[in-house]
Context: one part of a larger RNA
RNA sequence: GGCGUACGGAGGAUGCCUUGGCGAGAGCAGGCGAUGAAGGACGUGGCUAACUGCGAAAAGCCUCGGCGAGCUGUAAGCAAGCUUUGAACCGGGGAUGUCCGAAUGGGGAAACCUGGCGGGAGUAAACUCCCGUCGCCGUCGGCUGAAUUCAUAGGUCGGCGGGGCGAACCCGGGGAAGUGAACCAUCUCAGUACCCGGAGGAAAAGAAAAUAACGAUGAUUCCGCUAGUAGCGGCGAGCGAACGCGGACCAGCCCAAACCGGGCGACCCUCACGGGAAGCCCGGGGUUGUAGGACCUCAUCACGGGACCGUCGAUCCUAGCCGAACGGUUUGGAAAAACCGGCCGGAGGAAGUGACAGCCUUGUAGGCGAAAGGUGAAGCGGCCCAGAGGGAUCCUGAGUACCGCGGGACACGAGAAAUCCUGUGGGAAUCUGCCGGGACCAUCCGGUAAGGCUAAAUACUCGCUCUCGACCGAUAGUGAACCAGUACCGUGAGGGAAAGGUGAAAAGUACCCCUGCUAGGGGAGUUAAAAGUACCUGAAACCGUAUGCCU
Repeated sequence: GGCGUACGGAGGAUGCCUUGGCGAGAGCAGGCGAUGAAGGACGUGGCUAACUGCGAAAAGCCUCGGCGAGCUGUAAGCAAGCUUUGAACCGGGGAUGUCCGAAUGGGGAAACCUGGCGGGAGUAAACUCCCGUCGCCGUCGGCUGAAUUCAUAGGUCGGCGGGGCGAACCCGGGGAAGUGAACCAUCUCAGUACCCGGAGGAAAAGAAAAUAACGAUGAUUCCGCUAGUAGCGGCGAGCGAACGCGGACCAGCCCAAACCGGGCGACCCUCACGGGAAGCCCGGGGUUGUAGGACCUCAUCACGGGACCGUCGAUCCUAGCCGAACGGUUUGGAAAAACCGGCCGGAGGAAGUGACAGCCUUGUAGGCGAAAGGUGAAGCGGCCCAGAGGGAUCCUGAGUACCGCGGGACACGAGAAAUCCUGUGGGAAUCUGCCGGGACCAUCCGGUAAGGCUAAAUACUCGCUCUCGACCGAUAGUGAACCAGUACCGUGAGGGAAAGGUGAAAAGUACCCCUGCUAGGGGAGUUAAAAGUACCUGAAACCGUAUGCCU
C1' cells in the first nucleotide's frame, strides 16, 4: 500500500408517515362596487419583530340566536383580567371602518401635496383642527339663454343611472403566424391564438316569407345516429354538411297598421268669437296563411291557461341537537393485542385515543332544528289571454324586397351557385299581392319578409359544502405540505427556488466534572429507547481506528 473484517465519523438514499396537492361526482352559490369594490399602504396588543384578525370605537363594539365552562389568536412566559347576570367559540343582523386605489374638489413620482363653499371648535386675530359638499359621461326635468325675431346651440340647478374588479362559460367587433401542403402563392392552421366591447347565472337562438316531396312534419337548443356519406377541394394537402330517425326538454306570446275616443297642434279662413288642418302624444282595437283583422250582424265576460304584479309563506341555505352496546386476566412504558366471558346493530363508513377498538372519544345509520337574513313551491287576489257569421270598402312593417358591381357568411374556394349579410348604384308589388322549394322557366307544393319578447333541455367553476379515487406521498403531488409567488435574479415586461418528521407526553437532561465559562464531552437524572431540538429509519460514495491475509 491492496483486499477483507469489526467499530466509528460524515452523508441523507430507502422504508414508514401526512398537515398539502391532483382528479371525479353531487349540491350550494354564481357576483362585488360611488352606502367607495377587488387589491394595497400605514396603523392597531400591558410587555409584540412576523403572521392572522381588526381600523383612531383598531386580535375588537352592539344586538339576536346556537352552545354550556372555560377564556384573553399562532404562542410559551410575566403581569392583569373576563366568565352560569352565560364568557370564549359558531351563525344572522347592525355600528365603527385612517390613507391609497374606478378614486370622483385640484394636483401627483399610489398610500402624498393643496383648494373653494357652508357649518363648527380652539381664539382678539393670524393660524390650526373637525364635519358636510364640490369629478366626468349619459338620461330625465326645471330655470336661463346667443349670433338672430321666434327658436336652437350653449349655460346652470336637481333627480336617476354609469364608471372599476372578477376563474371559466356566452354574444358581438377586429383578427395573425409558426405549421400542413414533404417547396410555395390559392388552400391549411383558423375565424384558432390574441386584442377590444357587452351581458347573464347562464348566454345565444327561438314560434316558419321553415323543412320536405306528391307522403308529410310543425319554434329554438342539446345529445346519439345519418356519415367521414352527399359534396367542396392547386379535385392536392385537406375541409365536410343536410334531410330523415332516435332521445333530452317542451310554450307560446306582444306590437306597428286599418277603425274608434281623448289631448296638443305648425299653418289656413276670420276684425274677433269660432272653424278647418299636415302631424304628434295617450287610450281602446288588432296581430294572421284553411289568410287574418278593421267594418257590419249575433253572442260573451265562462271552463281553462299565464313566464306579469301583490299577498301568503312550504322548501332549502347560512349555527346546531338527539343518537345503541364491555368487562376481566396476561404481556407490555402504554392494550385497542392474546386469552376468557358478554352486549349493540336502521349504527361492523371513518378518524382519534401511549400497538390493531362495532360497544373509550368524535362520529356513523336513523331522526330533529332557526330569533335573524336569504330563497320563494302550492294557495289566494289582481291583471292578461281564451266565440260564430257576412264579404262592398280599408289595413297587414320601403330606400325594404329585388337587380348590377365589390366583398363576406353558408361544409360549398365564382362555380351551373340557389340561400343569408351589405359597401356602392338603381329600385317594386299590396292578397287577382309577395317569398321559397340549389342557375332559370312552367306546373305543383310550402310559407307570409322588411317590428319585438320568450322559460326548460345546453356551457362553465374563481368560491363554499359533502362524498369518492387500481391519484401523488416531500427530486412525487400545485411553483408553493414549511410565513411562497416568498427569498433571490432582472432597468423592465418577467423569471423564480430550496426548505416536512424528537417523543405517547417536554418528561427538552436538576446537580457534579473537564474547559477559554465558549463549543464539545464525561457522570447523574428523564424516557420504552436517548429518540437530545444538527432530533424516526439512517443505504452508498467519502474519511478514520483496530486487526487478519498478501506484497
Molecule: large-subunit ribosomal RNA, domain I
Organism: Bryobacterales bacterium